Overview: The RNA shown here (transfer RNA) has 72 nucleotides and comes from Albula goreensis. It matches the Rfam family "tRNA". It is annotated as a transfer RNA.
[in-house]
RNA sequence: AGGGGUAUUGCUCAGUGGUAGAGCAUUUAACUGCAGCUCAAGUGGUCCCAGGUUCAAAUCCUGGUGUCCCCU
Numbered sequence: 001a002g003g004g005g006u007a008u009u010g011c012u013c014a015g016u017g018g019u020a021g022a023g024c025a026u027u028u029a030a031c032u033g034c035a036g037c038u039c040a041a042g043u044g045g046u047c048c049c050a051g052g053u054u055c056a057a058a059u060c061c062u063g064g065u066g067u068c069c070c071c072u
Stems, first nucleotide, its partner, number of pairs: 002070006010024004018055001026042003030038001048064005
């Protein structure tokens, strides 16, 4: 230099164009002599960036950036 995958909450990941979700973590409360376990209710997201298509984009298209892999 060439080709391909990937980017979503603090972490690991779902989400086949129509209100962004799960588990863990975190906060509060219950339980307990104190904790832990358990249970309940919350907080936390410009969906990597910039354009395009569409009534409507995390999702489709183009370019860029990071990262991983393959080939020479």